[in-house]
Molecule: SAM riboswitch aptamer (S box leader)
Organism: Paenalicyclobacillus ferrooxydans
RNA sequence: CUCUUAUCACGAGAAGCCGAGGGACUGACCCAGUGACGCUUCGGCAACCAGUGUCUACGAGAACUCGCAGGCGCCCGGUGCCAAUUUCAGAGGAUCUCAGGUCAGAUCCGAAGAUGAGAA
Numbered sequence: 001c002u003c004u005u006a007u008c009a010c011g012a013g014a015a016g017c018c019g020a021g022g023g024a025c026u027g028a029c030c031c032a033g034u035g036a037c038g039c040u041u042c043g044g045c046a047a048c049c050a051g052u053g054u055c056u057a058c059g060a061g062a063a064c065u066c067g068c069a070g071g072c073g074c075c076c077g078g079u080g081c082c083a084a085u086u087u088c089a090g091a092g093g094a095u096c097u098c099a100g101g102u103c104a105g106a107u108c109c110g111a112a113g114a115u116g117a118g119a120a
Stems, first nucleotide, its partner, number of pairs: 002119007013042005021031003025090004043082003048078002051074006058067003086112001092109006
């Protein structure tokens, strides 16, 4: 970098360093010398993976053991995240409404992106 799949309306910031852009891209709109973004430390959120407790169903075995699936909880591990719904809209499609403007609005799918798990 590519493919598959799940999620993306919840949640969670202080200190130090640096010094001009940042919010992926385009437009809008925001954040930013009252120091953003980034980096480091500490803290936190969450529960994707791992671990673990418990309950339930199923299967096996021999006396409560093992396997497997699911629910709920914990989480000292691996990631991730901690302005704004993924800040909002955005290829394309479907439906509905206003309506007959050579063109508006809404919802959904989807596209793009982010993150996890897996694969090549």